Source information:
The RNA shown here (Glycine riboswitch aptamer) has 86 nucleotides and comes from an uncultured Pelagibacteraceae bacterium. Its Rfam family is "Glycine riboswitch aptamer". The family is grouped with related families in Rfam's "Glycine riboswitch clan". The sequence was found by an Rfam model in a public genome assembly.
RNA sequence: AAUUCUCUUACGGGAGAGACUACUUUUGUAGCGCCGAAGGAGCAACCACCCCGGAAACUCUCAGGCAAAAGGACCGUACAUAUUAA
Numbered sequence: 001a002a003u004u005c006u007c008u009u010a011c012g013g014g015a016g017a018g019a020c021u022a023c024u025u026u027u028g029u030a031g032c033g034c035c036g037a038a039g040g041a042g043c044a045a046c047c048a049c050c051c052c053g054g055a056a057a058c059u060c061u062c063a064g065g066c067a068a069a070a071g072g073a074c075c076g077u078a079c080a081u082a083u084u085a086a
Stems, first nucleotide, its partner, number of pairs: 001084003009078005018032001020031004033066003039062001040060003046054002
């Protein structure tokens, strides 16, 4: 100086679905109705194959969520790490 999969940190953006009902005198319990983009699980195009296999934004809804807050896959920027060159 360049690149930088993954991981870490910071900032910004970030959807969906009842401010439901009853009890309770509490942020709790129960019931019904819903959501998918934390996590988890399943199938699969595909990839790999000596063995062990890997695999979604699809599907399920165990978990989580359904005013705000918090969280939030993913994206962008910066840092860090790493690699290469001088």